[in-house]
């Protein structure tokens, strides 16, 4: 110096798990919006609050790992390094 092996460290990839990542559900009143009917105010025009329904969402629940982030074992490859062996 070259090759092989061992231990350690690092990088990348793969795999697994989780989530504030993705997705669905999700509030009689106690959230928001829109508010039929009905109610209230008004001489009227019109205005006000607002139940049901509908829509959205919070807490929460269910699911997924394609994306994002985190974690894990240390599986593959590569790099560095300790030691050993061979030439």
């Nucleotide at each position: 110096a070259u090759g092989g092996g061992u231990g350690c460290g690092g990088g990348c990839g793969a795999c697994g798990c989780c989530a504030u990542a993705c997705c669905c559900c999700g509030a009689a009143c106690c959230u928001g919006g829109u508010c039929a009917g009905g109610g209230c105010c008004g001489g009227g025009a019109g205005g006000c609050a607002g139940c049901a329904g509908c829509c959205a969402u919070a807490a929460g629940g269910a699911g997924u790992c394609a994306c994002u982030g985190g974690c894990g074992g240390g599986c593959g490859c590569c790099c560095g390094u300790u030691c050993c062996c061979a030439u």
A computed fold for an 87-nucleotide RNA from an Atopobiaceae bacterium, annotated as Bacterial small signal recognition particle RNA. The same sequence occurs in records of 2 taxa. A source record names the gene ffs. Model confidence (mean pLDDT): 81 of 100. Taxonomically the source falls in Atopobiaceae (Bacteria, Bacillati, Actinomycetota, Coriobacteriales). It matches the Rfam family "Bacterial small signal recognition particle RNA". The family's RNA type in Rfam is non-coding RNA gene. Rfam's curators write: The signal recognition particle (SRP) is a universally conserved ribonucleoprotein involved in the co-translational targeting of proteins to membranes.